Transfer RNA from a Bacilli bacterium, 90 nucleotides, folded computationally.
The coordinates come from a structure-prediction model, not an experiment, and the mean pLDDT is 81.

RNA sequence: GGAGGAAUACCCAAGCCCGGUUGAAGGGGUCGGUUUCGAAAACCGAUAGUAGUCGCAAGAUUAGCAGGGGUUCGAAUCCCCUUUCCUCCG
Numbered sequence: 001g002g003a004g005g006a007a008u009a010c011c012c013a014a015g016c017c018c019g020g021u022u023g024a025a026g027g028g029g030u031c032g033g034u035u036u037c038g039a040a041a042a043c044c045g046a047u048a049g050u051a052g053u054c055g056c057a058a059g060a061u062u063a064g065c066a067g068g069g070g071u072u073c074g075a076a077u078c079c080c081c082u083u084u085c086c087u088c089c090g
Stems, first nucleotide, its partner, number of pairs: 001089007010028003020073001029047006050063005066082005
């Protein structure tokens, strides 16, 4: 230099091909609770219905899948550029 693969929340990870009730499934860890003399295990809850803005409230709205732009009524998903990591070729 060329080709291919990967990046999703604290961690792992599905979703991507074929855009649509996404409020990003599920698992782990952690925290709190129930239980126990105490703990383990089990069960319940929280951890992305998170954050910002508006609202007395009910609620509304915006942002968010490595970063930036584009297409579209609508993008984690399609297109372009960039960054990082892995594999192969030279």